[in-house]
RNA sequence: GGGGCCGUAGGGUAGCUUGGUAUCCUACUAGCUUGGGGUGCUAGCGACCUGAGUUCAAAUCUCAGCGGCCCCA
Numbered sequence: 001g002g003g004g005c006c007g008u009a010g011g012g013u014a015g016c017u018u019g020g021u022a023u024c025c026u027a028c029u030a031g032c033u034u035g036g037g038g039u040g041c042u043a044g045c046g047a048c049c050u051g052a053g054u055u056c057a058a059a060u061c062u063c064a065g066c067g068g069c070c071c072c073a
Base pairs, nucleotide, nucleotide: 001072002071003070004069005068006067007066010026011025012024020056028044029043030042031041032040049065050064051063052062053061
């Protein structure tokens, strides 16, 4: 220098093909349960890498950038 893949709650992950309420696990908080703790149950909390474009509507499509991994040279 060229090419490919990836970026989503504190951590992990689905959703992207086919645009329309963002899923689940874990963690955390509260309540119930217990003599107390743990376990279990219920509820809550919290996220789309950045910018621009297209669109009534973008995590999703397009472009540029940033970051990570891999391959070629």
Molecule: transfer RNA
Organism: groundwater metagenome